Overview
This is a predicted structure of a 100-nucleotide RNA (Bacterial small signal recognition particle RNA) from bacterium HR33. It matches the Rfam family "Bacterial small signal recognition particle RNA". Clan: SRP clan. Its family is annotated with signal recognition particle, plasma membrane targeting and SRP-dependent cotranslational protein targeting to membrane, signal sequence recognition in the Gene Ontology.
[in-house]
């Protein structure tokens, strides 16, 4: 100097790390313009029959808010893992040949 092999750099697939986000699950949550149940009282009724509407209270939840340890999904990230592709060029390792 040449050739071959392998790996990296390059491209793609799958998975994982970390971070963020939606939704679900959990909790809180309506003075009135949500629902349910409606004490007392009110009204209808001849009536202690029966009924109507319904405040307070209580319960459930909507909008929304919160906790952060859960689940699915999405986005991004990482000198991550693996598979495949590509090999004109560059880098690393190994082998062979030639020259000295």
């Nucleotide at each position: 100097g040449c050739c071959c092999c392998a790996g990296g750099u390059c491209c793609g697939g799958a998975g994982g790390u970390c971070g963020c986000c939606u939704g679900c699950g959990c909790g809180c949550g309506a003075a009135c313009c949500g629902c349910g149940u409606c004490a007392g009282g009110a009204c209808c009724g001849u009536g202690a029959a029966g009924g109507u509407a319904g405040c307070a209270g209580c319960g459930c939840u909507a909008a929304g808010c919160g906790a952060g340890a859960g689940c699915c999904g999405g986005c991004g990230u990482c000198g991550c893992u693996u598979c495949g592709g590509g090999g004109u060029g560059c880098c690393u390792g190994g082998g062979g040949c030639a020259c000295u």

The coordinates come from a structure-prediction model, not an experiment, and the mean pLDDT is 76.